[in-house]
Formats: sequence, structure tokens, C1' cells
RNA sequence: GCCAGCAUAGCUCAGUCGGUAGAGCACGUCACUCGUAAUGACGGGGUCACCAGUUCGACUCUGGUUGCUGGCU
Repeated sequence: GCCAGCAUAGCUCAGUCGGUAGAGCACGUCACUCGUAAUGACGGGGUCACCAGUUCGACUCUGGUUGCUGGCU
């Protein structure tokens, strides 16, 4: 220098013919217990990396930027 993949909750990740964003763990509250752990219920937490474009409507499609990973030279 060229090519490909990835970027979504604190962490690990789901989420496709475009239609109001989810799970597990973690965290908070409550229940249970003599108490703790475990277990159960409820709850908080996201401008879906960034900038544009297409569309009535974009996490999703298109272009670009940034970062990470891998391959080629």
C1' cells in the first nucleotide's frame, strides 16, 4: 500500500426479505432465611462508533471517516 471481517447496555453477545431494540452475567429494590449464600419477582441502564445519502420510515441498504482484528504484498 491492497483486501476482508468486526463496532449494539458496565461485560459477553443476539437481533435480515427496512416498521417503536433484546438475552445472559453484573447492578438496585423486594420476598424467602436467625443471618449470609443460593433461588424467585420487579426495576434502572442504549442517540445501535461517527458523518452524510436513499426511504413515509434505517441497528438493518449505499458512500465516506475512525478504531480493532486477520490476510496479502
A computed fold for a 73-nucleotide RNA from a Spirochaetota bacterium, annotated as transfer RNA. The RNAcentral record of the sequence draws on ENA. Its mean pLDDT, the model's own confidence on a scale to 100, is 81. Lineage of the source: Bacteria > Pseudomonadati > Spirochaetota. It matches the Rfam family "tRNA". It is annotated as a transfer RNA.